[in-house]
RNA sequence: UGAGUUAGCCGCUAGGGUUCCGGCAUCGAAAGAUGUGGCUGGUCCGAGAGCGGCUCCCGGCGGGGAGACAUUCCGUCGGGUGCACGGCGGGACAAAAGCCCGGGAGAC
Numbered sequence: 001u002g003a004g005u006u007a008g009c010c011g012c013u014a015g016g017g018u019u020c021c022g023g024c025a026u027c028g029a030a031a032g033a034u035g036u037g038g039c040u041g042g043u044c045c046g047a048g049a050g051c052g053g054c055u056c057c058c059g060g061c062g063g064g065g066a067g068a069c070a071u072u073c074c075g076u077c078g079g080g081u082g083c084a085c086g087g088c089g090g091g092a093c094a095a096a097a098g099c100c101c102g103g104g105a106g107a108c
Base pairs, nucleotide, nucleotide: 004108007055008054009053010052011051012050015045016044020042021041022039023036024035025034026033027032056080057079058078059077060076061075062074063073064072083103085106089101090100091099
């Protein structure tokens, strides 16, 4: 100095906070109001370096078309590939985060 060109989507989890619901405290006759996430929760956010699935490739079987063969489409079953250390700071929604900037800077 250069390269490490590592796919996307869906569901979920670790994790995350506090708009809403619930909990708790205070006030109130009640309805409810205020405060509280130093409330395990429901909703919610949520992973490149977490999990599972699909799309991909190979093979078996079944079916449709065609049919001499080859080939092609659909379904299903099994198998294959799947690497990865990482800030500070900033940003969004109510807010925060393993979210986004970001497989970034840097390290190796």
Annotation: Model confidence (mean pLDDT): 76 of 100. This is a predicted structure of a 108-nucleotide RNA (Guanidine-I riboswitch aptamer) from a Rhizobiaceae bacterium. It was read from a public genome assembly, where an Rfam model found it.